Description: A computed fold for a 145-nucleotide part of an RNA from an uncultured prokaryote, annotated as small-subunit ribosomal RNA, 3' minor domain. Model confidence (mean pLDDT): 82 of 100.

[in-house]
Context: one part of a larger RNA
RNA sequence: CACCGCCCGUCACACCAUGAAAGCCGACAAGGGCAGAAGUCGCCGAGCUAACCUUCGGGAAGCAGGCGCCCAAGCUGUUGUUGACGACUGGGGUGAAGUCGUAACAAGGUAGCCGUAGGAGAACCUGCGGCUGGAUCACCUCCUU
Repeated sequence: CACCGCCCGUCACACCAUGAAAGCCGACAAGGGCAGAAGUCGCCGAGCUAACCUUCGGGAAGCAGGCGCCCAAGCUGUUGUUGACGACUGGGGUGAAGUCGUAACAAGGUAGCCGUAGGAGAACCUGCGGCUGGAUCACCUCCUU
C1' cells in the first nucleotide's frame, strides 16, 4: 500500500463480565414469643441421718425429695445488612476474511455538527432554533503590499 481508500449501525455466531428479576438457599446483627438442662439462691421438707444438746420421747443441724426465681442449648415468627443460585430479560466488551445497507470523511454526491421534537430494519430521516470547525462562484466594504 494513499477513494479499488477510509468508515458507521442493525442482524447472525462464539466467548467474557455485568444490570434487572418471580423466587430460593445460607451468614450475621437486633428485638419478640415458646421452652427450660446443670447449678447457686429462696421456700417447703410427713421420708432419711454418726459426731452437738437431751428428761432418751426428742431437739438442733444436715440429706433425699418437691416448688419457685435467674438462666445455656434448642424451637418459632419479625426487621435490617450481606452472600450464593435463579426461568426469563436489558444493554456492554472482545473475536483475519458472515448478513443488510452506505450514515460520516471530498461540496462524501441532501454541507456537516450541536440542542430539541417526532418518525424509522439499521446506520439514520424530517421539522424548528443555533454554530462554522462549510466548499465553489459572483458582488460589496475594510486592511496590507